[in-house]
Notes: c-di-GMP-I riboswitch aptamer from Gammaproteobacteria bacterium HGW-Gammaproteobacteria-3, 81 nucleotides, folded computationally. Rfam family: c-di-GMP-I riboswitch aptamer. Rfam's curators write: GEMM was predicted in a large-scale screen for bacterial structured RNA regulatory elements. It was read from a public genome assembly, where an Rfam model found it. NCBI's taxonomy places the organism under Bacteria, Pseudomonadati, Pseudomonadota, Gammaproteobacteria.

């Protein structure tokens, strides 16, 4: 550097739910919690689902979800050969 499947180890994250805060809302953040995850690390590029008070109107718009995709891009740990 490349390839490849398993075992093991150091660790990591944190579903639902609860509390507080923010937002019109989807939901997010912090604390608790721990269903699960080998990228459940990062990125809305392509789809998908969800939300939209206000506004004369513009939903072919604006936003939310990366823990929706046997979609994609970038990056990371360990062992064996």
């Nucleotide at each position: 550097u490349u390839u490849u499947a398993a075992c093991a180890a150091u660790g990591c994250c944190a579903c639902a739910c609860c509390u507080g805060u923010u937002g019109c809302g989807a939901a997010a953040c912090a604390g608790g919690g721990c269903c699960g995850g080998a990228a459940a690390g990062c990125c809305u590029u392509a789809g998908a689902a969800c939300u939209c008070a206000g506004u004369a109107a513009c939903a072919c718009g604006a936003g939310u979800u990366a823990g929706c995709u046997u979609a994609g891009g970038c990056u990371g740990c360990a062992c064996a050969a």